This is a predicted structure of a 393-nucleotide RNA (Bacterial RNase P class A) from a Frankiaceae bacterium. Rfam family: Bacterial RNase P class A. Rfam classes the family as a ribozyme. The RNAcentral record of the sequence draws on ENA. The gene name in the source record is rnpB.

RNA sequence: CGAGCCGGCCGGGCGGCCGCGUCGAGUCCCCUUCGGGGUGCUCGCCGAGGAAGGUCCGGGCUCCAUAGGGCAGGGUGGUGGGUAACGCCCACCCGGGGUGACCCGCGGGACAGUGCCACAGAAAGUAGACCGCCUGCGCCGGUUCGCCGGUGUGGGUAAGGGUGAAACGGUGGUGUAAGAGACCACCAGCGCCCGAGGCGACUCGGGCGGCUCGGCAAACCCCACCCGGAGCAAGGUCAGACAGGAAACGUUCGAGGGCGGCCCGCCCGAGUUUCCGGGUAGACCGCUGGAGGCUGUCGGCAACGGCAGCCCGAGAUGGAUGGCCGCCGGGCGGCGCCGCGCUUCGGCGUUCGGUGUCGCUCACAGAACCCGGCCUAUAGGCCGACUCGUCCG
Numbered sequence: 001c002g003a004g005c006c007g008g009c010c011g012g013g014c015g016g017c018c019g020c021g022u023c024g025a026g027u028c029c030c031c032u033u034c035g036g037g038g039u040g041c042u043c044g045c046c047g048a049g050g051a052a053g054g055u056c057c058g059g060g061c062u063c064c065a066u067a068g069g070g071c072a073g074g075g076u077g078g079u080g081g082g083u084a085a086c087g088c089c090c091a092c093c094c095g096g097g098g099u100g101a102c103c104c105g106c107g108g109g110a111c112a113g114u115g116c117c118a119c120a121g122a123a124a125g126u127a128g129a130c131c132g133c134c135u136g137c138g139c140c141g142g143u144u145c146g147c148c149g150g151u152g153u154g155g156g157u158a159a160g161g162g163u164g165a166a167a168c169g170g171u172g173g174u175g176u177a178a179g180a181g182a183c184c185a186c187c188a189g190c191g192c193c194c195g196a197g198g199c200g201a202c203u204c205g206g207g208c209g210g211c212u213c214g215g216c217a218a219a220c221c222c223c224a225c226c227c228g229g230a231g232c233a234a235g236g237u238c239a240g241a242c243a244g245g246a247a248a249c250g251u252u253c254g255a256g257g258g259c260g261g262c263c264c265g266c267c268c269g270a271g272u273u274u275c276c277g278g279g280u281a282g283a284c285c286g287c288u289g290g291a292g293g294c295u296g297u298c299g300g301c302a303a304c305g306g307c308a309g310c311c312c313g314a315g316a317u318g319g320a321u322g323g324c325c326g327c328c329g330g331g332c333g334g335c336g337c338c339g340c341g342c343u344u345c346g347g348c349g350u351u352c353g354g355u356g357u358c359g360c361u362c363a364c365a366g367a368a369c370c371c372g373g374c375c376u377a378u379a380g381g382c383c384g385a386c387u388c389g390u391c392c393g
Stems, first nucleotide, its partner, number of pairs: 001389004006384005012328007020047002023044005029038003049364001053375002056373005061231004068264004073227005078092005093107001094105004108222002113220002115216003130161002132157011169187006188212001190209008235285004244276006256268003292311008329362011340349003
């Protein structure tokens, strides 16, 4: 210098004017049970994000009597750790990819059982003779009478061909009518045992065995572990409106409900359900100070945790957080100049850097009970660690 890989961060800045929302102070008017409340105006403080998003996981919180047992159902799935918890994060193991930094894995079990394996192919599983190879018999032809060739039929054979993602391990030999782990040597794989290392997943080394037992569990299923339900329209307080009627079931022989699919168990229990008709849809609490943020230090490879100090940063409810102007900054494009590069010395520049000016532009998006994650969207820019290649010293 070129190419790449991983992580962290910013995501327009300053000023002025106007506008909007919560809160605080003041004030006009209205109401008042004299505490205060409402409306308007003035002033002041504060006022979106890294994803506030999708609502996919996990938790806090609230209610369901304590949140019980079983079945069903759902989820997770290498090991160890972190955490309030997780399907998240960190470290490691195994497998795959890359020269490498590094990346990817929906990573338990297929000798418990059932099922499936498209197309092609003869055959898709303790399966399978299409071609081939070998052979018995019949027939035909030839014959040097030893046999040879063709054809039909029966049998043997998984070494060779062919199909396929996948066809009962690979190479060499022995053996055989031809063959075959039938047997042998080496290798690969599987299972068992022993030794060493590691908390563990697992790794390394040695021995033995029968010789090889296909894949799919994001098919059912099996194993281990986890999960009660609903959600801030949770839930509670106050105020206000109205008009009741009919039917069914039931009050200890108990309707109905808590209870979410069922059962058991427990509890509440005198009203409940349906239909017709009528009324309201206001205010307040919950509500934002919390597994909170920043800095330092200590422990840990890390995720993270302990301690100390400092800081307070939106709470709307038809739902505020916006607009205009000026200056500056970034990006893109046009034009000009300079550097630099090439040069046939006339110039050229698509590409590199700086600068002046003009125009356009500054993304994705936007709180609604609160947190921890994941995923998705994001113009442009900054910083750091590392790898490979080339050149120079």